[in-house]
RNA sequence: UCCGGCAUAGCUCAGCGGUAGAGCGGGUGGCUGUUAACCACUAGGUCGUAGGUUCGAAUCCUACUGCCGGAG
Repeated sequence: UCCGGCAUAGCUCAGCGGUAGAGCGGGUGGCUGUUAACCACUAGGUCGUAGGUUCGAAUCCUACUGCCGGAG
């Protein structure tokens, strides 16, 4: 210098154009002599940044940023 992959909740990841989800973790309550486990409920998101396409974008396109891998 060139090519590719990834970026979504505190963490690990789903979601392939039409209201953003799960598990773990957090909070509250129940259960128990207590803790743990278990059960119920609940909070938490500018979807990396900026543009573009579209009636509508986490999703498609472009640039940039960060990380990982490859080529020279």
The RNA shown here (transfer RNA) has 72 nucleotides and comes from Verrucomicrobiota bacterium JB023. It matches the Rfam family "tRNA". Its family is annotated with triplet codon-amino acid adaptor activity in the Gene Ontology. Rfam's curators write: Transfer RNA (tRNA) molecules are approximately 80 nucleotides in length. By type it is a transfer RNA. NCBI's taxonomy places the organism under Bacteria, Pseudomonadati, Verrucomicrobiota. Model confidence (mean pLDDT): 82 of 100.